The RNA shown here (c-di-AMP riboswitch aptamer (ydaO/yuaA leader)) has 200 nucleotides and comes from an Actinomycetota bacterium.

RNA sequence: ACCGACAGCUCGCUGAAUCGCACAGCGCGGGCGACCUCGCCCGCGUUACGCGUACCGGGGACCCACCGGUCAGGCCUGGCUUGCCAGGCAAGGCCACGGGGCGAAUCCGAGGCAGCACCCGCUCGCGCGGGUGUCCUUGGUAGGGCGACCUUCACGCCCGAGCCCGUCAGCUCACCUGGGAAGCGGGAACCGAAGGAGAG
Numbered sequence: 001a002c003c004g005a006c007a008g009c010u011c012g013c014u015g016a017a018u019c020g021c022a023c024a025g026c027g028c029g030g031g032c033g034a035c036c037u038c039g040c041c042c043g044c045g046u047u048a049c050g051c052g053u054a055c056c057g058g059g060g061a062c063c064c065a066c067c068g069g070u071c072a073g074g075c076c077u078g079g080c081u082u083g084c085c086a087g088g089c090a091a092g093g094c095c096a097c098g099g100g101g102c103g104a105a106u107c108c109g110a111g112g113c114a115g116c117a118c119c120c121g122c123u124c125g126c127g128c129g130g131g132u133g134u135c136c137u138u139g140g141u142a143g144g145g146c147g148a149c150c151u152u153c154a155c156g157c158c159c160g161a162g163c164c165c166g167u168c169a170g171c172u173c174a175c176c177u178g179g180g181a182a183g184c185g186g187g188a189a190c191c192g193a194a195g196g197a198g199a200g
Base pairs, nucleotide, nucleotide: 010186011185012184013183014182019052020051021050024047025046026045027044028043029042030041031040032039033038055179056178057177058176059175064170068095069094070093071092074089075088076087077086078085079084080083098168099165100164101163102162107140108139109138110137111136112135116133117132118131119130120129121128122127143159144158145157146156147155149196150195151194152193153192
């Protein structure tokens, strides 16, 4: 000098996820009283998996919105051409099917059964074979984020997960209730145009 790793400070990004809590207790560090004990002051940590909170959700009235398909009949009312038509009512048979929430994270296609799950067949059994999928791989995509003042457009890049309720949920005042985490980056396409903001 260069490269890499880790840590601190600071700035920033995703995200609802930020901020506060003592004239106090304890611990650590520093300073002063020259030094130790001790005392005072300052800082940090902790008491705090706590209590609140900016912020973000869920449930929950009126009004409004919604009310599966199909089949053959039944009853009532009306009309008449007297066995048909129109309207209404209540139930029945059959078929199909759970639904919802957080979140950008949905939907569609292709391939594969090595693992997982399910189904079918064979076997006394261990197991074997086949198929399918909500399983695996992969391509797109609704949608979301970034490119360091903001907005829009264009361009480029990235994500397109996971979890919960448990047969129940439309909207929704009052009211009830949950969360308030976590993870990254500091380098560049330090991208272009227009408008704005800001500074001189």